Predicted 3D model of a 74-nucleotide RNA (transfer RNA) from an Acidimicrobiales bacterium. The organism belongs to Acidimicrobiales, within Bacteria. Model confidence (mean pLDDT): 80 of 100. It matches the Rfam family "tRNA". It was read from a public genome assembly.
[in-house]
RNA sequence: GGGCCAUUAGCUCAGUUGGCUAGAGCGCUUCCAUGACAUGGAAGAAGUCGGGGGUUCAAGUCCCUCAUGGCCCA
Numbered sequence: 001g002g003g004c005c006a007u008u009a010g011c012u013c014a015g016u017u018g019g020c021u022a023g024a025g026c027g028c029u030u031c032c033a034u035g036a037c038a039u040g041g042a043a044g045a046a047g048u049c050g051g052g053g054g055u056u057c058a059a060g061u062c063c064c065u066c067a068u069g070g071c072c073c074a
Stems, first nucleotide, its partner, number of pairs: 001073007010026004019057001028044005050066005
């Protein structure tokens, strides 16, 4: 330098052919239970879907670009 993949909640990830309010597990907060802890039960908070731009009535999903990480080639 060229190519490919990934980027969604604090962490690990899902998200069918674009279509209403973006989800799961773990973690976190509060309460119950316990002498207490673990386990268990109930409720809850938390996301500019990496940044910017474009297409569209509508974009996490399509296109361009930048950034970060990884892999391969030279």